A computed fold for a 106-nucleotide RNA from a Hyphomicrobiales bacterium, annotated as SAM-I/IV (S-adenosyl methionine) riboswitch aptamer. Its Rfam family is "SAM-I/IV (S-adenosyl methionine) riboswitch aptamer". Gene Ontology terms of the family: S-adenosylmethionine metabolic process and regulation of gene expression. On this family, see Trausch et al., PNAS 2014: "Structural basis for diversity in the SAM clan of riboswitches". Its Rfam clan is "SAM clan".

[in-house]
RNA sequence: UUUACGCAUCAAGAGUUGGGGCGAGACCCAACGCCAACCUGCUGACCGAGCAAGGUGGCCUCUCUGAAGGGAGGAUGUGGCCGAACCGGCAAUCAAACGGAUCCAG
Numbered sequence: 001u002u003u004a005c006g007c008a009u010c011a012a013g014a015g016u017u018g019g020g021g022c023g024a025g026a027c028c029c030a031a032c033g034c035c036a037a038c039c040u041g042c043u044g045a046c047c048g049a050g051c052a053a054g055g056u057g058g059c060c061u062c063u064c065u066g067a068a069g070g071g072a073g074g075a076u077g078u079g080g081c082c083g084a085a086c087c088g089g090c091a092a093u094c095a096a097a098c099g100g101a102u103c104c105a106g
Base pairs, nucleotide, nucleotide: 006078007077008076015032016031017030018029019028020027033059034058035057038055039054040053041051042050043049044103045102046100047099048098060073061072062071063070064069080090081089082088
C1' cells in the first nucleotide's frame, strides 16, 4: 500500500469561490467555512454521557416548486506522522469536565 473477515452506520445534518480534466462522470485539486462523532486524545480505570484538538468521511446528482421546501438516488469508518519501517520516536488550542455496579489511589 492492497485484499479478506468481523463490527458499526447507511436516519438526520452541513457550503461557497477558484482551477483542472473527460465522450461522459454524483470525476480531480486548492482555499476558507460547516456537518458529524467512526478511530486517536481529554474527563483516575471501565460503562454511559460529553469536549471537538489529531486522522478519516461528508456538505453531491436528478427531479417537483415562484421561493421556502419536498421526493428519488449515490457516497463511510474501524486513528495519524517520523523512521535505516527491526528496535524506537512525535503531536493532539484555551477552558470546562458530569452520572454509575465495581475497581485503584489518597

The model forms 85% of the base pairs in the Rfam consensus.